[in-house]
Predicted 3D model of a 183-nucleotide RNA (Lysine riboswitch aptamer) from Propionigenium maris DSM 9537. The coordinates come from a structure-prediction model, not an experiment, and the mean pLDDT is 78. The source organism's lineage runs through Bacteria, Fusobacteriota, Fusobacteriales, Fusobacteriaceae and Propionigenium maris.
């Protein structure tokens, strides 16, 4: 010098790129719940169940209907601010925590490890939810950003740039750096 790497740094895709925070808003819903009258006739509440307790109740309990009143939460949207490009996301798995007296459980949340999954839209389908919103898994035609391959064009051969077309994937790709092997 030149090749080499699950090395290091720094980067790109997307005008819906990921994700998070508070503030504003629509929905949640005229529900929940309060109250009053009526009715009804014993149970009812302390946030799933069980045991302990403690409180309400024949001066009428749950429960139903009538009128009157009337919300949250957690999901959503743009806009702003933050943090980023396995940004996130999900399958199992392990600990911890989840109504305050103890046990079990459902569901949720926080880490770690692991397997996938380039990305975002859209259609169909599951599930989750109050939902036709949105989130998520799986599938299907498209796009789209990289790579490599082939052609064609411009350009002074090479190279480089465009374009099509076929194929791969994110421990990819680009760019710079280096320690060691090789030759």
């Nucleotide at each position: 010098a030149u090749u080499a790497g699950u090395a290091a740094u720094a980067g790109a895709g997307g005008u819906c790129g990921c994700a998070g925070a508070g503030a504003u808003u629509a929905u949640c819903a005229g529900u929940a719940g309060a109250u009053a009258u009526a009715u009804g006739a014993a149970g009812g509440a302390c946030a799933g169940g069980c045991a302990a307790g403690u409180c309400c109740a024949a001066u009428g309990c749950a429960g139903u209907a009538u009128a009157u009143u009337g919300a949250a939460a957690g999901g959503g949207a743009g806009a702003u601010c933050u943090g980023c490009c396995g940004a996130a996301g999900u399958u199992g798995u392990a600990u911890c925590c989840u109504a305050a007296u103890g046990c079990c459980g459902a569901g949720g949340g926080a880490u770690g490890c692991u397997g996938c999954u380039g990305g975002g839209g859209c259609u169909g389908u599951a599930g989750u939810u109050a939902a036709g919103a949105g989130c998520u898994g799986c599938a299907g035609a498209a796009c789209u950003g990289u790579c490599a391959u082939u052609a064609u064009u411009u350009u002074u051969u090479a190279g480089a740039a465009a374009u099509a077309a076929u194929g791969g994937g994110g421990u990819g790709c680009u760019a710079u750096u280096c320690a060691u092997a090789c030759u």